[in-house]
RNA sequence: GAGCGACAAGGGCAAACUCGGCGAAAGCCGGGGACGCAAAGCCACGAGGCUACCGCGGUGCACUGGGGCACCGUCAUGCUGGUCGGGUUGCCGAA
Numbered sequence: 001g002a003g004c005g006a007c008a009a010g011g012g013c014a015a016a017c018u019c020g021g022c023g024a025a026a027g028c029c030g031g032g033g034a035c036g037c038a039a040a041g042c043c044a045c046g047a048g049g050c051u052a053c054c055g056c057g058g059u060g061c062a063c064u065g066g067g068g069c070a071c072c073g074u075c076a077u078g079c080u081g082g083u084c085g086g087g088u089u090g091c092c093g094a095a
Base pairs, nucleotide, nucleotide: 004093005092012037013036017032018031019030020029021028022027035082041088042087043086045085046084047083048080049079050078055074056073057072058071059070060069061068
């Protein structure tokens, strides 16, 4: 230095839930809180998953016209790094 990961040492992060905020939503940010995590540090390149405002297609309702509403399907450029892979940086040093 690399590999590896201990009933080691010093520590670190923070699930669910909850309070406040942002967002159409998924979800994110901050406070509390710990299920857990040896990268549960960082990065959306690949895969998987989640959401569908707008758009498109359809159905229904009402309607004098213009136009409206509801529902279903589809749709990622959105989200997810604590889904996996990959890239990258890092504390300690037993076997």